[in-house]
Context: one part of a larger RNA
RNA sequence: GAAACCAACAUGCACGCAACCAGCUUGUCUGGCUAGGUGCGGAGUCUGAAAGGGCUCGGAGUCACAGCUUUGAGACUAGAAACCAGGCGAUCUAGCCCUGGGCAGGGCGAAGCUAGGCGAAAGCCUAGUGGAGGCUCGCAAGGGUGCUGACGUGCAAAUCGUUCUUCAGACCUGGGGCUAGGGGCUAAAGACCAAUCUAGCCUGGUGAUAUCUAGUUCCCUCCAAAGUGGGUCGCAGCCCAGUGCCGGACGAGGCGGCUGAUGGGGUAGAGCACUGAUUAGGAAGUAAGGAUCCGAAAGGGUCCAUUUCUUUUUCAAACUCCGAAUCUAUCAGCGUCGUAGACUCUGGUAAACGGGUUAGUGGGGGUAAGCUCCACGACCGAGAGGGGGACAACCCAGACUGAGGUUAAGGUCCCCAAAUGCUGGCCAAAUGUCAAACUAAAGGGCGUCGUCAGCCUCAGACAGCGGGGAGGUAGGCUCAGAAGCAGCCACCCUUCAAAGAAAGCGUAACAGCUCACCCGCCGAGGCUGACGGCCCCGAAAAUUGACGGGGCUAAGCCAGCCACCGAGACCUCAGAGCGCAACCUAGUGUUGCGUUGGUAGGAAGGCGUCCUGACUGGGCAGAAGCUGGGCCGUGAGGUCCAGUGGACCGGAUCAGGAUUGCAGAUCCCGGC
Repeated sequence: GAAACCAACAUGCACGCAACCAGCUUGUCUGGCUAGGUGCGGAGUCUGAAAGGGCUCGGAGUCACAGCUUUGAGACUAGAAACCAGGCGAUCUAGCCCUGGGCAGGGCGAAGCUAGGCGAAAGCCUAGUGGAGGCUCGCAAGGGUGCUGACGUGCAAAUCGUUCUUCAGACCUGGGGCUAGGGGCUAAAGACCAAUCUAGCCUGGUGAUAUCUAGUUCCCUCCAAAGUGGGUCGCAGCCCAGUGCCGGACGAGGCGGCUGAUGGGGUAGAGCACUGAUUAGGAAGUAAGGAUCCGAAAGGGUCCAUUUCUUUUUCAAACUCCGAAUCUAUCAGCGUCGUAGACUCUGGUAAACGGGUUAGUGGGGGUAAGCUCCACGACCGAGAGGGGGACAACCCAGACUGAGGUUAAGGUCCCCAAAUGCUGGCCAAAUGUCAAACUAAAGGGCGUCGUCAGCCUCAGACAGCGGGGAGGUAGGCUCAGAAGCAGCCACCCUUCAAAGAAAGCGUAACAGCUCACCCGCCGAGGCUGACGGCCCCGAAAAUUGACGGGGCUAAGCCAGCCACCGAGACCUCAGAGCGCAACCUAGUGUUGCGUUGGUAGGAAGGCGUCCUGACUGGGCAGAAGCUGGGCCGUGAGGUCCAGUGGACCGGAUCAGGAUUGCAGAUCCCGGC
C1' cells in the first nucleotide's frame, strides 16, 4: 500500500545451559569460549489526534532465474473407416404430372356382316366380306444375348465388330414441372439420387480419436541396458519391482577365487531293510474253495490257490537299510577390489517388459524336429578382427590412432602366406582328403594288420600224395528184403601199425566209392578261440556336379618330432582423449599409473545458422552467393587461392534471444 509487493541489523549491548578448552583442591568443582535459548537497543509496517499498542525482522535451502522431468492443454509430425450440425443438388438417373413428337413394308385372319344351302324352330354348314390382337416376320427407334471376340498406359474412367432381342405397346421420345439425405424414388437389384450410395455432396465442430503404421535434421567424449517377477477386458499396450545413467550423503569394508573348520541336505549312484512291481525253486501250514485220482462209504492222495519262512532273478519321479561330487550358511587364513570412497542409503531420469543360439550341463512334454517349456552358465542381441568354402551366436580373440615385430585358433602341392619336412605304422576302398553342424545303422566279411589264450609239432605236426581201412558177422529184432548206412535194441570180442556192430554217398537188397583210424613219402611250422586297428558289403532319385575347386595313393588315417605361415590378440615406438596421484616454476605444466567395442538409453563438452546490444573491421582497386581446388582441426567445421558475380558483408571478442541444422515420411512446393 486495495493488492501484487516495497522495505538499515550475516550483530550494537548484556545474560547464559550442553559440548569443547584450561586449572588443581579430582568434584553434583572452578574458570574461559559459548551452538541452542533469553533480555535490551534499533528498524519495518499497520493503527491512533496523540500517548501508546499489535505484528514482523540477525542467513532459511526460503525466494528468483535457468536446465531436466511430470500434469492439463492439438502437446513431436503426418495418416483413418466414422459421428453431429447447417447448407447445395432430380441438366445424370428413379417415379409421377402437364404439353408435344414418332413407329417402312409384309404375314396370320377373332367377333360382326352378306349370299347360298338345310331346318318346324332355335340354329347349323359352306363361300365371301370384315380387320381384332400387351399376335407374327422385319427397317427406323429402343435394348445389350453369346463370342466370356477386339481394345484393355484404349478412340473411350464401359468404346468397337459380329451375333442376338423388342418393334402398335405395361412402347419410344423432346420441352416444362414435382419428390432431398435416415430423406426421396424403387415391376425390388440395396438398384438409383450429377463418373460418388448398406445412407449424396460441400462447409463447419476439427489439429475428432488411433494401445496401430511411417518419419523425426550438427559433432566429439564418458558410462551403458532389457526382453524377467507381480497386476491388468491383460497378451501389438500400460503400472510397480528388477536391470542402465547422473547427482548427493555416509565413511570401511566388499567379493563370484583358493584352503581349512563347523553345520545343512537326501540328488547322482547304489540297494531291496519298508511301500509297490517281479523270475525260478525249497520247506511248513491250511477252516472254506477249484481240478483230478483211489475207495462201497467214512476218508485219503496229488495239483492249483492261499499264508509263513527261506534260496535266487530283475525294477521305481511320487520306494530307501545307504549315499557322494557339486551346492549352501557361518567363522578363520590367503587372494583380489576399496579412503583415488567400495558396500550401503537417498534424489532425479530413462529405455525395456517379442528374445535367440549352444557336440555346454541338468530336467518336464513329445516318435521326432532348426520342436516346446524350465534351471545354471556362455555368446549373439549391442561385438568388429582371424579361422571354419560361403555362414548372428562353433574355435581363437574383446577393435583409441599410426607404424614395426611375435604368436593364437587354424594351416604349410596349386588356386593361397607358409616343410612336395622328418620318424614309425596302417588303408587299395579315391575309403579318405569335412572338428561338429553338412547322415549312416542293425547285421555280416578265409580283406589285411596287431594283441592274448589253449592245443599239435624233427620221437616229423597241418595240407597234399601212395597204401591199409580186417575177422567173429549179413550182431539180434523187424521185414518181401534190412548184409555198417528204412526202423527198434545192444554197441561186445579178436587179429593188429590201425580199422566204428560205422560219419557220408550209393543199391530193390547186395555190390561199389569215401570218412574216422593207421603206415609210408615230404620236411617246419600248424590248428582253434577271444579281442582290437584300418578297410569292404549292407548303401535307392530324378538337367552333369561337387572333398571349397584343381587334383592327390599321399597332398589319406594313426602316433611322435622339428621349422615356418598366420589377427585389430601380445610386445615395442610415436601420438590423442578421459580419470587419479605426486611434484613444481601453478601452467589444464611435468612425470607416473589406470583406462578409451557398443544398440535402446543417460550424462558432459563443443561446431554452425538467423537476430539484438557493446567493442572492433572489410568492400566497385570488387561484398554476399555460386563453381573448382590448397591447407588446418579427432569432428561438427574453419581459412586461403582462382574463376564467376556485381553491392553489401564480417570478427578466431563479450553478453543475450531463437518457428536454429534434413536423406528418407507412396512428405510439401517449384523446375527438368
Molecule: large-subunit ribosomal RNA, domain II
Organism: sediment metagenome